[in-house]
Context: one part of a larger RNA
RNA sequence: CUGGGCGUAAAGCGCGCGUAGGCGGUUCGUUAAGUGGGAUGUGAAAGCCCCGGGCUCAACCUGGGAACUGCAUUCCAAACUGGCGAACUAGAGUGUGGUAGAGGGAAGUAGAAUUUGAUGUGUAGCGGUGAAAUGCGUAGAUAUAUCAAGGAAUACCAAUGGCGAAGGCAGCUUCCUGGACUGACACUGACGCUGAGGUGCGAAAGCGUGGGGAGCAAACAGGAUUAGAUACCCUGGUAGUCCACGCCGUAAACGAUGAGAACUAGCCGUUGGGAGGUUCGCCUCUUAGUGGCGCAGCUAACGCAAUAAGUUCUCCGCCUGGGGAGUACGGCCGCAAGGUUAAAACUC
Numbered sequence: 001c002u003g004g005g006c007g008u009a010a011a012g013c014g015c016g017c018g019u020a021g022g023c024g025g026u027u028c029g030u031u032a033a034g035u036g037g038g039a040u041g042u043g044a045a046a047g048c049c050c051c052g053g054g055c056u057c058a059a060c061c062u063g064g065g066a067a068c069u070g071c072a073u074u075c076c077a078a079a080c081u082g083g084c085g086a087a088c089u090a091g092a093g094u095g096u097g098g099u100a101g102a103g104g105g106a107a108g109u110a111g112a113a114u115u116u117g118a119u120g121u122g123u124a125g126c127g128g129u130g131a132a133a134u135g136c137g138u139a140g141a142u143a144u145a146u147c148a149a150g151g152a153a154u155a156c157c158a159a160u161g162g163c164g165a166a167g168g169c170a171g172c173u174u175c176c177u178g179g180a181c182u183g184a185c186a187c188u189g190a191c192g193c194u195g196a197g198g199u200g201c202g203a204a205a206g207c208g209u210g211g212g213g214a215g216c217a218a219a220c221a222g223g224a225u226u227a228g229a230u231a232c233c234c235u236g237g238u239a240g241u242c243c244a245c246g247c248c249g250u251a252a253a254c255g256a257u258g259a260g261a262a263c264u265a266g267c268c269g270u271u272g273g274g275a276g277g278u279u280c281g282c283c284u285c286u287u288a289g290u291g292g293c294g295c296a297g298c299u300a301a302c303g304c305a306a307u308a309a310g311u312u313c314u315c316c317g318c319c320u321g322g323g324g325a326g327u328a329c330g331g332c333c334g335c336a337a338g339g340u341u342a343a344a345a346c347u348c
Base pairs, nucleotide, nucleotide: 003320004319005318006317007302008301012316014201015200016199017198021194022193023192025088026087027086028085029084030083031082033081034080035077036076037075038074039073040072041071042070049065050064051063052062053061054060091191092188093187094186095185096183097182098181099180103177104176105175106174107173108172109171110154115149116148117147118146119145120144121143125136126135162169163168206247207246208245209244210243211242215241216240220236221235222234223233258315259314260313261312262311263310266293267292268291269290270289271288272287273286274285275284276283277282297304298303321348322347323346330341331340332339333338
C1' cells in the first nucleotide's frame, strides 16, 4: 500500500466561492503514451517447485527442467483510457416573456403596548406570593382621563407556509441589489462535477471606540424559603441587549445525514409555475420545492424508504478502544477572552 466504516455505537469540515489535482457526454478520423500480443537480449550461482541420481534411509550432496510474474530493444493490433483534429446537442450556460418570495443593503414612516414626566378627577391603600416580607404610597400612590418624551419589538394575517449556501430573515412604503422557478423559440457548443491549500460569509455571548438606553436582565443588594440556600420565588438593579465602525470565528452551527449525477412500487396533503378538459363545483397531466404514510431493498435495532440511510459512479473531509485530552509543548491567528493545528508518559 491493501481493509472496514462515518443518522443514533468513534467518524460529514458551520456554509459558500475557487487554485492545483482527481474525474468527465455523443460521433468520426488520426496517433500509439497507457493497454494487449509476438520476437530478441538480459533476468549470476545457490535457494523455492518438478523429474532423476549418490551416501543402507533422511537431513545432506548432485544432474536436468521449470520458474525468475522484471527490464530494454523491436514488430504487430487499435476496442478502451489519454493526445491531436473535425463535428454534434441530451450536460452546462446565454438571450427573450412571465411568476412567487420575512433573500440582502439603505432611507423614511405607522399603530398597539410598557416605562417616565406634566395636568385633572379621586382616597387609602398598591404591589407581590404557596404564604409573606423587602419595595411604593397622605410630601396623595394604585386606579382613571388628556397631553408629552423616549427606546425597543412588530399582535392578528401565520401555516407541517415562503426565501436564503449556511448562519439566518417578519408592521408598511420607496430606492439599490442577489438568487430561484417557469413558457416557447433562438444561440454558445462539454464551456462540466468535486475541490488539498487559499479566500469570503458566519447565531448568541464577548472585546475596542463613540452614541443610545423604554422594557428585560448576568453581576450585585435586599426580602423570603431552608439545617444551611453564595439557588429555585419576590422587590430592586449594572454591564449587556439597540445603533455605527472594527475585532472575535465558536454552537446540540442538527436532518447529529458532505457535494454532484443516474436508476428503483404506490397513496394522501401543501407552496410556486405550465398544459388540457370542465356540468365552472372541480378534474387530469407535468415541473420545481416542502410534508405525512408505505413496497422492494437496506439497517444491530430504532428506523430510512424518489428530499434514501436503496442500487451504482466521481471527488473531498473524517474515524480506528476508554481515560489522560480537544489537554501540554511548539507554530499560526487574536487587543484580550481565547481559537486553530495537536501529542506523549501513565492508567484501565